[in-house]
The RNA shown here (transfer RNA) has 73 nucleotides and comes from a Candidatus Gastranaerophilales bacterium. The source organism's lineage runs through Bacteria, Bacillati, Candidatus Melainabacteria and Candidatus Gastranaerophilales. Rfam family: tRNA. By type it is a transfer RNA. It was read from a public genome assembly. The coordinates come from a structure-prediction model, not an experiment, and the mean pLDDT is 82.
Formats: sequence, C1' cells, structure tokens
RNA sequence: GGGCGGUUGGCGCAGAUGGUAGCGCAUCACAUUGACAUUGUGGAGGUCGCUGGUUCGAGUCCAGUAUCGCCCA
Repeated sequence: GGGCGGUUGGCGCAGAUGGUAGCGCAUCACAUUGACAUUGUGGAGGUCGCUGGUUCGAGUCCAGUAUCGCCCA
C1' cells in the first nucleotide's frame, strides 16, 4: 500500500427482502424467606463507531473517515 471481517444498552450477542431496535447476563423495585440464595412479576437503561448522501422512511443501501482483527505485498 491492497483485500476481507467486526464496531448495536454495563458485558456477550441478534436484528430475510429498508418501515422508527430485541435476547441472555448484569442492575433496580416488589412478592416469596427468620435472613441469604433461588424463583416469579414489573421497571430503568442504547438511536445502532463518526460524518455526509439516497429514500416518504436506513442499524439494514451508497461515499468518506476512525478503530480493532485477519490475509496479501
């Protein structure tokens, strides 16, 4: 220098054909217990690495860029 892949709540991940984001763990409250744990119910928490574009509408398509990993030179 070139190619490919990843970047989504605290952590690990999902998200055919574009239609305004879900799961597990963790966390908070309540119930249960003498208490803890377990279990059950409910809640909070992300606008999707960043910028711009296309579109009525983009995590999901296009361009640029940042970062991590792998391969080639």